[in-house]
RNA sequence: GCUCCUAUAAUUCAAUGGUAGAAUAGCAGACUUUUAAUCUGUCUAUCCCAGUUCAACUCUGGGUGGGGGCA
Numbered sequence: 001g002c003u004c005c006u007a008u009a010a011u012u013c014a015a016u017g018g019u020a021g022a023a024u025a026g027c028a029g030a031c032u033u034u035u036a037a038u039c040u041g042u043c044u045a046u047c048c049c050a051g052u053u054c055a056a057c058u059c060u061g062g063g064u065g066g067g068g069g070c071a
Stems, first nucleotide, its partner, number of pairs: 001070007010024004018054001026042005047063005
């Protein structure tokens, strides 16, 4: 220099163009003499900028970060 993959919640992962979800974690409550465990509720997210579309995490272009291959 060229090329491929990847980016979603605090963390690990889902989501066939049609309401972004689960588990763990955090917070509050119940239970308990207390803690732990258990149960209930609750909080937090689509890397950035454009385009296509009635509608984009999803498709297209560019960029940024991370990883791989070739030279």